Background: Predicted 3D model of a 75-nucleotide RNA (transfer RNA) from a Candidatus Micrarchaeota archaeon. It was read from a public genome assembly. The source organism's lineage runs through Archaea, Nanobdellati and Microcaldota.
[in-house]
Order: sequence, then structure tokens, then C1' cells
RNA sequence: GGGUCCGUAGCUCAGCUUGGACAGAGCGACACCGUCCUAAGGUGAGGGUCGCGGGUUCAAAUCCCGCCGGGCCCG
Repeated sequence: GGGUCCGUAGCUCAGCUUGGACAGAGCGACACCGUCCUAAGGUGAGGGUCGCGGGUUCAAAUCCCGCCGGGCCCG
């Protein structure tokens, strides 16, 4: 350099194929309950420029283009 896959919450990931509801789950952290204290367990609230920029569209995490970063293969 070429090809291909990936990038979504603090972490691990789903959702993308087939565009449409306030963008989700588990774990962690936080508050409360619980306990003499801690733990287990329970309850609650919160946490996101969906890698970045642009385009298409009434509407984009999802489609198109470019760029950035990572994995694998080829040279």
C1' cells in the first nucleotide's frame, strides 16, 4: 500500500441485514433498605456528541463518501 471485519454507557456487548417509538441489556460505581459493623440479598435513580466530518432523506446508530483508531489476511 491492497482486501476484510470492528469502533454504541466506566467495562463486556445487543441493536445495523429490512432507516421510524424517549437508544438498550448485563456487570461495575452511586443512594437507600438490610446488619452491631461488613457481606449476601432487595429497591431506586443515574450514566451516551452511537469514533470524527460530510452527504442522502420528512426522518440516520442503521444507507453513501472521506478521515481516524484497532484486529486479521495479502504484498